[in-house]
The prediction has a mean pLDDT of 84. This is a predicted structure of an 83-nucleotide RNA (c-di-GMP-I riboswitch aptamer) from an Acidobacteriota bacterium. The organism belongs to Acidobacteriota, within Bacteria.
RNA sequence: UAUCCGAAAAGGCAACCGCCGCAUAGAUGGCGGACGCAAAGCCAGGAGUCAUAGCAGUAAUAUUUGACCGUCCGGCUGCCGAA
Numbered sequence: 001u002a003u004c005c006g007a008a009a010a011g012g013c014a015a016c017c018g019c020c021g022c023a024u025a026g027a028u029g030g031c032g033g034a035c036g037c038a039a040a041g042c043c044a045g046g047a048g049u050c051a052u053a054g055c056a057g058u059a060a061u062a063u064u065u066g067a068c069c070g071u072c073c074g075g076c077u078g079c080c081g082a083a
Base pairs, nucleotide, nucleotide: 005081006080012037013036017032018031019030020029021028035070041076042075043074045073046072047071048068049067050066051065054063056061
């Protein structure tokens, strides 16, 4: 120095809820607050979940489109330096 790993320190993010906004829906933005998180930073590649006008279908549903990275896997990047 790098990798693994995660003590300490310095910090970071923000679940749920409430208010306001936005939106067909799902979701999402801001403020307060702090459930938690060593990537709870970024990416929609794979899976999964949610919604979905129209079309197909008796219906269930399917297709399409959008969303969720705090659902999982994967990829990229990053602070610190004890054992």